[in-house]
Context: one part of a larger RNA
RNA sequence: UGACGGGGACCCGCACAAGCGGUGGAGCAUGUGGUUUAAUUCGAAGCAACGCGAAGAACCUUACCAAAUCUUGACAUCCUUUGACGACUCUAGAGAUAGAGCUUUCCCCUUCGGGGGACAAAGUGACAGGUGGUGCAUGGUUGUCGUCAGCUCGUGUCGUGAGAUGUUGGGUUAAGUCCCGCAACGAGCGCAACCCUUAUCUUUAGUUGCCAUCAUUAGGUUGGGCACUCUAGAGAGACUGCCGGUGACAAACCGGAGGAAGGUGGGGAUGACGUCUAAUCCUCAUGCCCCUUAUGAUUUGGGCUACACACGGGCUACAAUGGAUGGUACAUAGGGCAGCUAUACCGCGUGGUCAAGCAAAUUCCAUAAAACCAUUCUCAGUUCGGAUUGGAAUCUGCAACUCCACCUCUUGACCCUGGAAUCGCUUGUAAUUGUAGACCCAUCUUGCACUGGGGAAUAACGGUUCCGGGGUCU
Numbered sequence: 001u002g003a004c005g006g007g008g009a010c011c012c013g014c015a016c017a018a019g020c021g022g023u024g025g026a027g028c029a030u031g032u033g034g035u036u037u038a039a040u041u042c043g044a045a046g047c048a049a050c051g052c053g054a055a056g057a058a059c060c061u062u063a064c065c066a067a068a069u070c071u072u073g074a075c076a077u078c079c080u081u082u083g084a085c086g087a088c089u090c091u092a093g094a095g096a097u098a099g100a101g102c103u104u105u106c107c108c109c110u111u112c113g114g115g116g117g118a119c120a121a122a123g124u125g126a127c128a129g130g131u132g133g134u135g136c137a138u139g140g141u142u143g144u145c146g147u148c149a150g151c152u153c154g155u156g157u158c159g160u161g162a163g164a165u166g167u168u169g170g171g172u173u174a175a176g177u178c179c180c181g182c183a184a185c186g187a188g189c190g191c192a193a194c195c196c197u198u199a200u201c202u203u204u205a206g207u208u209g210c211c212a213u214c215a216u217u218a219g220g221u222u223g224g225g226c227a228c229u230c231u232a233g234a235g236a237g238a239c240u241g242c243c244g245g246u247g248a249c250a251a252a253c254c255g256g257a258g259g260a261a262g263g264u265g266g267g268g269a270u271g272a273c274g275u276c277u278a279a280u281c282c283u284c285a286u287g288c289c290c291c292u293u294a295u296g297a298u299u300u301g302g303g304c305u306a307c308a309c310a311c312g313g314g315c316u317a318c319a320a321u322g323g324a325u326g327g328u329a330c331a332u333a334g335g336g337c338a339g340c341u342a343u344a345c346c347g348c349g350u351g352g353u354c355a356a357g358c359a360a361a362u363u364c365c366a367u368a369a370a371a372c373c374a375u376u377c378u379c380a381g382u383u384c385g386g387a388u389u390g391g392a393a394u395c396u397g398c399a400a401c402u403c404c405a406c407c408u409c410u411u412g413a414c415c416c417u418g419g420a421a422u423c424g425c426u427u428g429u430a431a432u433u434g435u436a437g438a439c440c441c442a443u444c445u446u447g448c449a450c451u452g453g454g455g456a457a458u459a460a461c462g463g464u465u466c467c468g469g470g471g472u473c474u
Base pairs, nucleotide, nucleotide: 007474008473009472010471011470012469015464016463019425020424021423022422023421026316027315028314030312031311032310033309034307035306042053043052064302065301066300067299068298069297070296073127077126078125079123080122081121082120083119086103088101089100090099091098092097106117107116108115109114129291130290132289133288134287138285139284140280141279142278143276145274150189151188152187153186154185155184156165157164158163169180170179171178195268196267197266198265200236201235202234203233204232205231206230209226210225211224214223215222239262242256243255244254245253246252318418322377323376324375325374326373327372334365335364336363339358340357344353345352346351390409391408394405432453433452434451437448
C1' cells in the first nucleotide's frame, strides 16, 4: 500500500422481510455424470459447466468405430509431357472404384512455324494435409465480479523512503452526481448525455392505407375525399422550468400546479482500470512439438439416439377458478420465389388434386388462444390425466430398421399438490394465453430469441435485526 476479521460506523440492491407462483414427489422430452460399448467423437465443471458450443446427429453433417481402398494425394503453387474437358450406355462391386463401348475435339493471337490461357490426364519431387498435442507459449473473441462506481494521470506540496495528498471531511445523489470546505490545482478512462425504441402533439405526403360527409355494394366493393386512423420524413415537448416548504443564502429533498408524460418517464444498445495463470489451438489465425503408404484422404455400414442408476434446467398434469360439445368476439410482431399458396373439389383427419394471386401496407402464411354465451359431467384415479401398446394412413427425402415428424381408431400407466432444501418476480411486472421467427438440399422443438391478449398480491409511506453479495471510511 493492499487483502482479510465470527472488529466498528454508514449505505445499496428481489439480499432478507411482506406476498404470488414454481423446482424438489409423478410421467415424458432434453443436457450431464456413471456404466456399457467396436465406437458410444470432442469441449464446457461452484456462483460464471449441465435445453451449454449444437439457430435443428437417418445419409451428409461427423471429428468416433468396423470393413474395403488411395499415397504428390480430396484441396494449392511450381516444372515436364500429352490433349480437349465432358455427356451417355454396359459389366463387376455395399460403394468408393475398376474395366469396356459410344459420342465429342475448348478459347484468344498468329509471320500458319507456333505462342498464350482455361480445363483434364500422366510423371517428378519441392510440398500438400492433420477437428493431432500444448488456451500454462499466443492473437482474436467471450464469461464473471458488475451497469458495481469506481480506476488513474500531470504539475505542486508533504515524507529519508515505500508512498501520501488530490479521491479524505459536512451534506446530497442511481452515480467520484452535484454543492460547500480543504495543500492542493487541473485532467483522463468510467457515470450521465449524445444513439435506437415506446408514450403525446404539430406539419409534410395520401398508395397498396383510411372512410366523416354524398352516391354505390354481399363487402371501402366502386366513384369520390385525405378530415380521422395509420404509415414515415421533419419538428415540438420534460428542463427540478414554475409555486410552497425544508436546508447552510448551496447542492438537493418533500409536496403541488400545469401536462400525454415529472423528477435518469418505460425498455434496449452501450460494460472503466483490472480479477479469476477463467473459457476457447473443434469458428478463425498462430509459435513450438508430433504424424507423413498415415494421426492425411475416399467409400459403405454402424455410432454420437445404449441404460441397474444419480443430478440439473424444462413440458404435461394431478382437476369443477375445471373437462367435453356447440356458438360467438377481439391482436401485435414477423416471414415468403429451390418460396408463401387463396378459391373450388376429394378425404374423419394428417393431407391430396386442379390452379388464381404475390418479390408483397396490394397477395399468401392466417381460423389467434385464453376470455364470453349455452348445454352436460357432480368429486371418482373419474367424461381428470395422458405415458405406454396394437392396427391402419400421410408427408419429407436415394433411403424413415437401428433412428424422423404427423393423422385416425384402440389401449388408458404413474400422478389426488410433493420431505429436507431451493428458485424467480415490485406493474403492464409475476402468474396465465396464443401467434410468429431464426437455423437446416428436404423433414423435424416441450429448446432459444421475440411479440401481442386479458392481468394480480405485497413491500416501499411505518423495515434493515438476521442470511448472502457489493461500495465508502476506519
RNAcentral holds the full RNA, with entries from ENA and SILVA.
Small-subunit ribosomal RNA, 3' major domain from an uncultured bacterium, 474 nucleotides, folded computationally.
It matches the Rfam family "Bacterial small subunit ribosomal RNA".
Its mean pLDDT, the model's own confidence on a scale to 100, is 82.